The RNA shown here (transfer RNA) has 73 nucleotides and comes from Dictyostelium firmibasis. NCBI's taxonomy places the organism under Eukaryota, Amoebozoa, Evosea, Eumycetozoa, Dictyostelium. Model confidence (mean pLDDT): 82 of 100. Rfam family: tRNA. Rfam classes the family as a transfer RNA.

RNA sequence: GGGCGAGUAGUGUAGUGGUUAUCACGAACCCUUCACACGGGUUAGGUCAUGGGUUCAAACCCCAUCUUGCUCA
Numbered sequence: 001g002g003g004c005g006a007g008u009a010g011u012g013u014a015g016u017g018g019u020u021a022u023c024a025c026g027a028a029c030c031c032u033u034c035a036c037a038c039g040g041g042u043u044a045g046g047u048c049a050u051g052g053g054u055u056c057a058a059a060c061c062c063c064a065u066c067u068u069g070c071u072c073a
Stems, first nucleotide, its partner, number of pairs: 001072007010025003018056001027043005049065005
C1' cells in the first nucleotide's frame, strides 16, 4: 500500500429504516440480616467512533475520515 471485518451505558452485548435503543454484569438506594454475603425491588447511567449525504423519518442505507483486528504483497 491492497482486501475483508469491527466501533452501541463503567464492561460485555442485542437491535438491518418508524414506540422512550435491549439484556447481563457492575454502580446507587430500599427491603431482608445483629452485621456482611446471598436473595428481592427501584433508580441512575448512551453525542449509537467522527463529519457529511440519501429519506417524511437513519444506530441501521451511501461516502469520507479516525481507531482497531485479520489477511495479501